[in-house]
Predicted 3D model of a 478-nucleotide part of an RNA (small-subunit ribosomal RNA, 3' major domain) from a metagenome.
Context: one part of a larger RNA
RNA sequence: UGACGGGGGCCCGCACAAGCGGUGGAGCAUGUGGUUUAAUCCGACGCAACGCGAAGAACCUUACCUGGGCUUGACAUCCCGAUCGUACCCCUUGGAAACUUGGGGGUCAGCUUGGCUGGAUCGGUGGCAGGUGCUGCAUGGCUGUCGUCAGCUCGUGUCGUGAGAUGUUGGGUUAAGUCCCGCAACGAGCGCAACCCUUGUCCUUAGUUGCCAUCAUUCAGUUGGGCACUCUAGGGAGACCGCCGGUGUUAAACCGGAGGAAGGUGGGGACGACGUCAAGUCAUCAUGGCCCUUAUGUCCAGGGCUACACACGUGCUACAAUGGCCGGUACAAAGGGCAGCAAUACCGCGAGGUGGAGCUAAUCCCAAAAAGCCGGUCUCAGUUCGGAUUGGAGUCUGCAACUCGACUCCAUGAAGUUGGAAUCGCUAGUAAUCGCGUAUCAGCGUGACGCGGUGAAUACGUUCCCGGGCCUUGUACA
Numbered sequence: 001u002g003a004c005g006g007g008g009g010c011c012c013g014c015a016c017a018a019g020c021g022g023u024g025g026a027g028c029a030u031g032u033g034g035u036u037u038a039a040u041c042c043g044a045c046g047c048a049a050c051g052c053g054a055a056g057a058a059c060c061u062u063a064c065c066u067g068g069g070c071u072u073g074a075c076a077u078c079c080c081g082a083u084c085g086u087a088c089c090c091c092u093u094g095g096a097a098a099c100u101u102g103g104g105g106g107u108c109a110g111c112u113u114g115g116c117u118g119g120a121u122c123g124g125u126g127g128c129a130g131g132u133g134c135u136g137c138a139u140g141g142c143u144g145u146c147g148u149c150a151g152c153u154c155g156u157g158u159c160g161u162g163a164g165a166u167g168u169u170g171g172g173u174u175a176a177g178u179c180c181c182g183c184a185a186c187g188a189g190c191g192c193a194a195c196c197c198u199u200g201u202c203c204u205u206a207g208u209u210g211c212c213a214u215c216a217u218u219c220a221g222u223u224g225g226g227c228a229c230u231c232u233a234g235g236g237a238g239a240c241c242g243c244c245g246g247u248g249u250u251a252a253a254c255c256g257g258a259g260g261a262a263g264g265u266g267g268g269g270a271c272g273a274c275g276u277c278a279a280g281u282c283a284u285c286a287u288g289g290c291c292c293u294u295a296u297g298u299c300c301a302g303g304g305c306u307a308c309a310c311a312c313g314u315g316c317u318a319c320a321a322u323g324g325c326c327g328g329u330a331c332a333a334a335g336g337g338c339a340g341c342a343a344u345a346c347c348g349c350g351a352g353g354u355g356g357a358g359c360u361a362a363u364c365c366c367a368a369a370a371a372g373c374c375g376g377u378c379u380c381a382g383u384u385c386g387g388a389u390u391g392g393a394g395u396c397u398g399c400a401a402c403u404c405g406a407c408u409c410c411a412u413g414a415a416g417u418u419g420g421a422a423u424c425g426c427u428a429g430u431a432a433u434c435g436c437g438u439a440u441c442a443g444c445g446u447g448a449c450g451c452g453g454u455g456a457a458u459a460c461g462u463u464c465c466c467g468g469g470c471c472u473u474g475u476a477c478a
Stems, first nucleotide, its partner, number of pairs: 001478002003475003007472007015462002019426005026317008034308002042053002064303007073128001077127002079124006088105004094099001108118004130292002133290003139286002141281003144277001146275001151190006157166003170181003196269004201237007210227003215224002240263001243257005319419001323378007335366003340359002345354003385416001390411007432454007
């Protein structure tokens, strides 16, 4: 100087408390451990691994296993030789395919027309290719974490023999090393804040594909008309403790009030200092070293990654009447669409099929929002709750749904009556609850990422648990 303390002081955080809803019990989904297996590819392991890499394993993916093939190789470049239309297309033999046998079609471009050059294929030779093989404790890059915590440092000066100290401590204040005052310090840098995006109000510009107050018109903003309003998307205004009162050291600031759409960082996001954990990743990529080279490379078929006495994590659906079912009826936002989204219509109980208007989209489509509201029914039961499981029949995608897809219909109708010890999230348009969309994607999610609808309760307080910041103290630790 640090680190540590079941030392002290001050302060903060959904850290506790006050509340609301869960998890832990059930069934299922999903990840992991374990076990099994020819193989169940690999990585991730307290917080910070476990719906994680994987924004989507039937083949492919695929790295694993079994079997069948190849050896200059699936891919790159150089050299030599041959063929010139090779590539490509069609038929064909063997085969599970990879690959292979034979036949046919097709007959390149440039030029100084000498044939050369280019291009392609085949064969050969070796330099080489190739490796998701090892080492993340050799590395780059990227990322997690403490933590959006308020810290981490430097120059000069001063003090100290020195390590170092001071500044950065102290008194106030703040979300903040934020600002003020004081002070052997005076300044500065990386962080904080602001600048960026979005949302909340107003003005202005513009008015189609959007909108409709006035005038006509219609089933309908449908058409004429209009651009007021809504909206869209450009530009601007607006919030600064600016104003008033009080407190405070005449300060910084704090408390209350006015005005205002918004008030003290308005809400949300992006943004992550010096560093810590030899944290994670050699399987995104790159890369040193080591290793394989008729195989640890490469091609193919099938299987596996989907197994199942069990254990754990994360979720979904429930156990019902604030509910289930039936009928009627209302209101979104944000997205996506040409190898696409697909309306009206017809067929089917339905998944869906036939067909194809319109739309490269503020125009058309996906598209029905759902909870809600109105009416009816059920009457507390393992039920008209719950939907697992199983049987049958189908639909769709796709060469192909057996291992191993999603969905529909009929039948079946399991556990489950609110969950032990323990444990998690959340402070406001939040929790809870309700549906909608997108990426990946042929098809497939209860996951992820977004979007809106309805919309709470509680916070006395900081004694205690956890984590963190500053000062101080002890130490046989570094």

Annotation
The prediction has a mean pLDDT of 83. Its Rfam family is "Bacterial small subunit ribosomal RNA".